[in-house]
Molecule: SAM riboswitch aptamer (S box leader)
Organism: Desulfotomaculum sp.
RNA sequence: AUCUUAUCCAGAGAAGGGGAGGGAUUGGCCCGAUGAACCUUCAGCAACCUGAAAGCUUUUGCUUGGAAGGUGCUAAUUCCUGCCGGAACACCGGAAAGAUAAGAG
Numbered sequence: 001a002u003c004u005u006a007u008c009c010a011g012a013g014a015a016g017g018g019g020a021g022g023g024a025u026u027g028g029c030c031c032g033a034u035g036a037a038c039c040u041u042c043a044g045c046a047a048c049c050u051g052a053a054a055g056c057u058u059u060u061g062c063u064u065g066g067a068a069g070g071u072g073c074u075a076a077u078u079c080c081u082g083c084c085g086g087a088a089c090a091c092c093g094g095a096a097a098g099a100u101a102a103g104a105g
Stems, first nucleotide, its partner, number of pairs: 002104007013042005021031003025082001027080002043074003048070002053064004078097001083094004
């Protein structure tokens, strides 16, 4: 690389460096010289893994819980959309793709 499972309408940014791109991809629509990507530092969010501790439960599991640790994330629902179905043609549901985590390999 690939496979399996779960989640994706919540939440959370400043400073320094950098100097024109960025939001995966299509079409849109946006963000960006009042400074994009990217790097560093600090801060924060969250609770997938893990967890001091508490309760229940019969030894394992459930609930609460975010101090510490492994990741992740901190514009817009995964920004919307593409494929299928329904429909009042507004919209609704599902899939695919993608992202993240844990595991497999």